């Protein structure tokens, strides 16, 4: 390169509760662990949600698409 049904080592955390911040979608942190081989980052396409809707947001754990990474080698 290529895989991750195999096994291992390391790692993330959905709900839900509590603080604190937003009109809110939603954010952050602490507990929690449904999951997850990029669930690292990135609003770049498209969805979907909010609001005072020609505008301004939220979501990258919806989907693709850019970038960038660790193990491991049943190949």
């Nucleotide at each position: 390169a290529c895989u991750g049904u195999a096994a291992a080592a390391g790692g993330c955390a959905a709900a839900c509760u509590u603080a604190c911040c937003g009109c809110g979608a939603g954010g952050u942190a602490a507990g929690g662990a449904c999951g997850c081989a990029a669930a690292g980052u990135u609003a770049c396409g498209g969805g979907u949600c909010u609001g005072u809707c020609u505008c301004a947001g939220a979501u990258c754990g919806c989907c693709g698409g850019a970038c960038u990474g660790c193990c491991a080698g049943a190949u």
About this RNA
The prediction has a mean pLDDT of 87. A computed fold for a 75-nucleotide RNA from a Candidatus Fraserbacteria bacterium, annotated as c-di-GMP-I-GGC riboswitch aptamer. The sequence was found by an Rfam model in a public genome assembly. Of the family's consensus pairs, 95% are formed in the model.